Source information
RNAcentral holds the sequence, with entries from Rfam. A computed fold for an 89-nucleotide RNA from Neobacillus mesonae, annotated as c-di-GMP-I riboswitch aptamer. It matches the Rfam family "c-di-GMP-I riboswitch aptamer". Rfam's curators write: GEMM was predicted in a large-scale screen for bacterial structured RNA regulatory elements. Of the family's consensus pairs, 95% are formed in the model.
[in-house]
RNA sequence: ACAAUUUAAGGGCAAAAUCACUGAAAGGUGAUGACGCAAAGCUAUAGGGGCUAAAGUCUUUAAAUAUGACAAGCCAGCCAGCUGCCAUC
Repeated sequence: ACAAUUUAAGGGCAAAAUCACUGAAAGGUGAUGACGCAAAGCUAUAGGGGCUAAAGUCUUUAAAUAUGACAAGCCAGCCAGCUGCCAUC
């Protein structure tokens, strides 16, 4: 460093759903609650991917509206990067 098998101790986090608050939305915060997770710890323009589109810009129109597109907004419990507890070999 890689692969396989077995196995603790102390623990940790907390999905969906519900309630309240917040946001245009995606979503976030708190409480209840556990689906699960050996990193479900941290990191989001400055790795990839996904979600939303209020304002604004572009598109469209004779003009306007509508429609559509755009993220430095959001998601790390999508991949990823960084870091970390305990035991055996």